[in-house]
RNA sequence: UCCGACAAGGGCAAACCACGGGGGACCGUGGGACGCAAAGCUACGGGUCUUGAGGCCUCCUCCCCAAGAUCGCCGGGCUGCCGAAG
Numbered sequence: 001u002c003c004g005a006c007a008a009g010g011g012c013a014a015a016c017c018a019c020g021g022g023g024g025a026c027c028g029u030g031g032g033a034c035g036c037a038a039a040g041c042u043a044c045g046g047g048u049c050u051u052g053a054g055g056c057c058u059c060c061u062c063c064c065c066a067a068g069a070u071c072g073c074c075g076g077g078c079u080g081c082c083g084a085a086g
Base pairs, nucleotide, nucleotide: 002086003083004082011036012035016031017030018029019028020027021026034072040078041077042076044075045074046073047070048069049068050067051066052065054064055063
């Protein structure tokens, strides 16, 4: 360094509920634990989702564009505790 133990010390916190923010996806705080060896950070690529007095269209959907959201969807980038077996 790779790697990931019936190791040690710990850490995070899904769904749901309450309160709050947002037009919305969703977010924050508290409770709560489904799980997680990066479930730490990052929106860089993809996916999914939201919004628009935008484009296309008779209208809607789809699609395009724009602006957002999601890192506990996948990958990338950065950082990190411990040290069994290999």
Description:
A computed fold for an 86-nucleotide RNA from an Anaerolineae bacterium, annotated as c-di-GMP-I-GGC riboswitch aptamer. The prediction has a mean pLDDT of 88.